[in-house]
Molecule: Bacterial large signal recognition particle RNA
Organism: Planctomycetota bacterium
RNA sequence: GCGCUCGAAUUGAAGCCCCCUGCAGGCACCGGCGUUGAUGGCCGGCCUCAUGCAAGGAAGGCUCGUGAACCGGGCCAGGCCCUGACCGGAGCAACCCUAAACGAUGCCCUUCCGGUGCCGUGAGUCGCCGGCCGGAGCACGGGCCUGCGGGGGGUGUUUUUCGGGGC
Repeated sequence: GCGCUCGAAUUGAAGCCCCCUGCAGGCACCGGCGUUGAUGGCCGGCCUCAUGCAAGGAAGGCUCGUGAACCGGGCCAGGCCCUGACCGGAGCAACCCUAAACGAUGCCCUUCCGGUGCCGUGAGUCGCCGGCCGGAGCACGGGCCUGCGGGGGGUGUUUUUCGGGGC
């Protein structure tokens, strides 16, 4: 030095074998259900949404009452001003009406709210129930087939390094 040979460690896809496991589609093989009626279809109800109505709650309005010493109005006694006098003027209290505000009443009106409703209308996925049609299956549990994966182990191979032997 040698793509010679053996061993050890290390690295990484394919290939092969084994074990566990997920999803989808299918098979009526075993069990189960089914003529005391399967899958399916139609109708209806429950359920959901929107909307209307009703009841409930909140607020406001309406009704009644209280309510302004002065900075609201009306009417203004007394008093004050003007005038020879009459008239007149401003204007406090009282009285009346009302504002803000407060209280009461009825659910009469309006607005808003929503875990309310044996209510109405319309629309609607999954699911549940009922009635009718129809007449033999139903993929519920196990098993099997196909496809796409996930995890683990073994084998084999590749890369690199070291050591022994050989030339």